Description:
Predicted 3D model of a 348-nucleotide part of an RNA (small-subunit ribosomal RNA, central domain) from a metagenome.

[in-house]
Context: one part of a larger RNA
């Protein structure tokens, strides 16, 4: 390499859109590029294979036949693939009427709580811990009542509940807006699937400019602990956390399970639709999700089991002993931090 694999052993890209390419539903007709068969030509000799011959055998030499091709040309076949034409509706989509939802963006707004400030009451402690101390407090703290300011987050509802491609999304109202799903008809007529490159989105932390800063809180300071304590605990506290715009592009970005389609026992919970029967409490059926068990089957086992890791098809990505190393060098990207791509010597 062929091959064999990718939940946990190495291996599914963080997620989408989509170009080239690959693959692709049903019927009829035509064609003959692929495909299949025949003829002709060619495929040098040696080598190789088969059957013989010659050296005493063998190696070796030698005769005949054979094999050998993405080959050329010609004749034919028309099932399959391709191409062209015509048609179809089961895939896909559009229109119509409903439904559910923390899907997204912007603006406005509400209450609880923390903190600070102002005023009242009030007096010696408060705070913190395993125990303490640093710290705060007679310049009146903590506690309590009233008022004000400001920032951030939204208790209960709340649920293996919902929505989103993923990251993720939770007070309330309005505006704009994406998707899903259900029902019955009508329409288009394969318009589909996947997707190398490419483009976009992408938690937290971090970066740039300008704001904001209540609480929390890397760094830092102090107090403890300890043999030491550059920690765990405590008192403070700056970046940051928040907003706007622009970068970064990584995560145990996880279901450690790529996308799409078809088929293959059941039982049970739950969310959103629809239908029928019944009667106000349900039963049955159907559909789209989301959970628990489980048959066959699969698996090294654990386990998976219609939301498959079962049985198959198409396309993409990835793996090939451990360390060296996701490193060096080079290239591309980035303000930087760094990211992406990605070895070898050596060693076991």
């Nucleotide at each position: 390499c062929u091959g064999g694999g990718c939940g946990u052993a190495a291996a599914g890209a963080g997620c989408g859109c989509g170009u080239a390419g690959g693959u692709g539903g049903a019927a009829a007709a035509a064609u003959a590029a692929g495909u299949u068969g025949g003829g002709u030509g060619u495929g040098a000799a040696a080598u190789c294979c088969u059957c013989g011959g010659g050296c005493u055998u063998a190696a070796c030499c030698u005769g005949a036949g054979g094999u050998g091709g993405u080959c050329a040309u010609u004749c034919a076949a028309a099932a399959c693939u391709g191409u062209u034409u015509u048609u179809c509706u089961a895939g896909a989509g559009u229109a119509c009427a409903g439904u559910a939802g923390a899907g997204g963006a912007a603006a406005g707004u509400g209450g609880a709580a923390u903190u600070u400030c102002c005023g009242g009451u009030g007096u010696a402690g408060c705070g913190g811990u395993g125990a303490a101390a640093u710290g705060c407090g007679u310049a009146g703290a903590u506690a309590u009542c009233g008022g004000a300011a400001g920032g951030a987050a939204c208790a209960c509802c709340a649920g293996u509940g919902g929505c989103g491609a993923a990251g993720g999304c939770g007070g309330c109202u309005u505006u704009c807006u994406g998707g899903a799903u259900u029902g019955a008809u009508a329409c288009u007529g394969a318009c589909a699937c996947u997707g190398a490159g490419g483009c976009g989105c992408g938690a937290a932390a971090g970066c740039g400019u300008g704001g904001g800063u209540a609480g929390c809180g890397a760094a830092c300071a102090g107090g403890a602990u300890u043999a030491g304590a550059u920690a765990c605990c405590c008192u403070g506290g700056u970046a940051g956390u928040c907003c706007a715009c622009g970068c970064c592009g990584u995560a145990a970005a996880c279901g450690a399970u790529g996308a799409a389609g078809a088929c293959u026992a059941g039982c049970u919970g739950u969310u959103g639709g629809g239908a029928a029967c019944u009667u106000u409490a349900g039963u049955u059926c159907u559909u789209a999700g989301u959970g628990g068990c489980g048959u066959a089957g699969c698996u090294a086992a654990c386990g998976c089991g219609a939301u498959a890791a079962g049985u198959c098809u198409u396309c993409c990505g990835c793996c090939u002993g451990g360390g060296g190393a996701g490193u060096a060098c080079g290239g591309c990207c980035g303000c930087a931090a760094g990211g992406c791509u990605a070895a070898a010597a050596c060693u076991c």